[in-house]
RNA sequence: GGGGACGUAGCUCAGCUGGGAGAGCGCAUCCUUCGCAUGGAUGAGGCCAGGGGUUCGAGCCCCCUCGUCUCCA
Numbered sequence: 001g002g003g004g005a006c007g008u009a010g011c012u013c014a015g016c017u018g019g020g021a022g023a024g025c026g027c028a029u030c031c032u033u034c035g036c037a038u039g040g041a042u043g044a045g046g047c048c049a050g051g052g053g054u055u056c057g058a059g060c061c062c063c064c065u066c067g068u069c070u071c072c073a
Base pairs, nucleotide, nucleotide: 001072002071003070004069005068006067007066010025011024012023013022019056027043028042029041030040031039049065050064051063052062053061
């Protein structure tokens, strides 16, 4: 320098054919216990990497940029 993959909650990751933003773990409060652990209930937590475009509508499609991983030279 060129090719490919990935970027979604604090962490690990789903997200189907473009229309609801989610799960597990973690965290907070309450219940349970003499206390702890376990268990139960409720809840907080999001720039879907950034920008632009297409569309009635974009996490998802197109373009550019940034970052990470990987292959070729």